[in-house]
Molecule: Bacterial RNase P class A
Organism: sheep gut metagenome
RNA sequence: AGUGGAUUGGGCAGUCGCGGGUCGCAAGACACGAGGAAAGUCCGAGCUCCAAACAGCAGGGUAACGGCUAACGGCCGCCGAGGGUGACCUUAGGGAAAGUGCAACAGAAAGAAACCGCCGCUUUUUGCGGUAAGGAUGGAAAGGCGAGGUAAGAGCUCACCGGCGCACAGGAGACUGUGCGGCCAUGUAAACCCUACCCGGAGCAACACCGACCGGAUGCAGCAAUGCACGUUAGCUGGACGCAUAUCCGACGGGUGGCUUGAGCCUGCCGGCAACGGCAGGCCUAGACAGAUGAUUGCCUUCAAUGACAGAACUCGGCUUACAGAUCCACU
Numbered sequence: 001a002g003u004g005g006a007u008u009g010g011g012c013a014g015u016c017g018c019g020g021g022u023c024g025c026a027a028g029a030c031a032c033g034a035g036g037a038a039a040g041u042c043c044g045a046g047c048u049c050c051a052a053a054c055a056g057c058a059g060g061g062u063a064a065c066g067g068c069u070a071a072c073g074g075c076c077g078c079c080g081a082g083g084g085u086g087a088c089c090u091u092a093g094g095g096a097a098a099g100u101g102c103a104a105c106a107g108a109a110a111g112a113a114a115c116c117g118c119c120g121c122u123u124u125u126u127g128c129g130g131u132a133a134g135g136a137u138g139g140a141a142a143g144g145c146g147a148g149g150u151a152a153g154a155g156c157u158c159a160c161c162g163g164c165g166c167a168c169a170g171g172a173g174a175c176u177g178u179g180c181g182g183c184c185a186u187g188u189a190a191a192c193c194c195u196a197c198c199c200g201g202a203g204c205a206a207c208a209c210c211g212a213c214c215g216g217a218u219g220c221a222g223c224a225a226u227g228c229a230c231g232u233u234a235g236c237u238g239g240a241c242g243c244a245u246a247u248c249c250g251a252c253g254g255g256u257g258g259c260u261u262g263a264g265c266c267u268g269c270c271g272g273c274a275a276c277g278g279c280a281g282g283c284c285u286a287g288a289c290a291g292a293u294g295a296u297u298g299c300c301u302u303c304a305a306u307g308a309c310a311g312a313a314c315u316c317g318g319c320u321u322a323c324a325g326a327u328c329c330a331c332u
Base pairs, nucleotide, nucleotide: 001332002331003330004329005328006327007326008325010300011299012298013297014296015295016294018033019032021030022029023028035309039320040319042318043317044316045315046314047203048202049201050200054238055237056236057235059199060198061197062196063195065077066076067075068074079093080091081090082089083088094194095193099192100191101188102187103186115135116134117131118130119129120128121127143161144160146158147157148156162184163183164181165180166179167178168177169176170175207257208256209255210254214250215249216248217247219228220227221226230242231241232240264283265282266281267280268279269278270277271276
């Protein structure tokens, strides 16, 4: 001068308040009370309800390999590609001989190409044939480059390099190395599409119970069975179910539950490169409903002391974004 990672985001005490909890007849007493992101609501789950929840289509998502996990589009390890002197960083990283489309302008031609040039024949005609070495156009022109070869040329042949295929060796695998084979027809799939795998929908204002008021439904055909219509989380089709008068449904939002013990947190040991797992011990740590977590004083630590980003709303695992200041570790 950099690269990668981790931690912290003051502590103690007094006074006055607030929230729910326990005890108490009451007055009151006691302990507890925001974050690393509580945020964005972007993924994955738990839980709840929806024919006890099915099938097909449509639609959406993911994309090298091995592992971790309840699961994931997350994490760890590793491979390939790209960048950096390096520590290290980035990576939507399947398929372009299944098909379709597109590649503006330029250019003869954007996929199996002859405009100029070169070569041969004919003939003096802007003719016929061969040719991708050279020129010209373009972001890209038919693997690259050199030699041989040829009428002129060309993987036509050969060396080296790149790709593809096969064999052998190494590896758990992606893949790597070596050898052989001229096998060599552009790019684009963050264009349609194809392949493999995954996905039913809605969300705690879910949902269950209690409850005041309010609103709606019971249709058509048929003797009947049943059919049609209607309704039931879904864009369509099928399928399933319901068709109920002391009944059923909707809406409302008052009360209670859901509501915090959970894939939980801390410490130690063991296994593993790691993510992570196992065992032992200890701990209980907000549950409100318009929403408490506040105000103030003193002391201590500190360069500095409330000044960063920011305020729980069913709960977890991740990702992303925001963050004054301070500290530590490893490496170049």